[in-house]
A computed fold for a 105-nucleotide RNA from uncultured Lentibacillus sp., annotated as SAM riboswitch aptamer (S box leader). The sequence is in RNAcentral, with records from MGnify. Its mean pLDDT, the model's own confidence on a scale to 100, is 79. The organism belongs to Lentibacillus, within Bacteria.
RNA sequence: UCUUAUCGAGAGAGGUGGAGGGACCUGACCCUGUGAAACCUCGGCAACCAGCUUGUUGAUGCCCGGUGCCAAAUUCAGAGGAAUGAAGAUAUUCCAAAGAUAAGA
Repeated sequence: UCUUAUCGAGAGAGGUGGAGGGACCUGACCCUGUGAAACCUCGGCAACCAGCUUGUUGAUGCCCGGUGCCAAAUUCAGAGGAAUGAAGAUAUUCCAAAGAUAAGA
């Protein structure tokens, strides 16, 4: 970089640190000196992969392994399109794009 799948569920304490953070741009909204990012320790969630189990090829369950994750829907909308509805502003839904994670190439 490409392909496929998933993304309104779930799960936090302590230490170091010392001002930012919520991917990028715009706008909004929010978290944060009652301590941001980052790192470490411990804990937890989940079940993509592996393993095991039941079972019989559809899948169920477990999970000490490999990853991932642990504010808010991927925080929300737009930077694309379609459908419905509407005089219009606009509203709702869906698809795509972008992003994240896993597995594979």